This is a predicted structure of an 81-nucleotide RNA (Glycine riboswitch aptamer) from a sheep gut metagenome. Its Rfam family is "Glycine riboswitch aptamer". Its family is annotated with glycine biosynthetic process in the Gene Ontology.
RNA sequence: AGGAACUCUGGAGAAUCCCUUUAAGGGUGCCGAAGGUGCAAGGCGACAGGCCGAAUCUCUCAGGCAAAAGGACAGAGCGGA
Numbered sequence: 001a002g003g004a005a006c007u008c009u010g011g012a013g014a015a016u017c018c019c020u021u022u023a024a025g026g027g028u029g030c031c032g033a034a035g036g037u038g039c040a041a042g043g044c045g046a047c048a049g050g051c052c053g054a055a056u057c058u059c060u061c062a063g064g065c066a067a068a069a070g071g072a073c074a075g076a077g078c079g080g081a
Base pairs, nucleotide, nucleotide: 006077007076008075009074010073015028017027018026019025020024029065030064031063035061036059038057042052043051044050
């Protein structure tokens, strides 16, 4: 110098649907910004099979669709993990 974790602040999207024992469960529809899946250029290779390979992209598994909680990311602080 860089900087994990921690603290504070900000932080989107998606049903005014149906049923029921009613902010919960089920059905259908929908959302993508916890987490997770997949891969392009390129690189490696015995040049073969393959391997590595990012995301706010993709899939919608998980999660979510009043509020609350959560929340990628951003700013500030602290900080020898």
The coordinates come from a structure-prediction model, not an experiment, and the mean pLDDT is 80.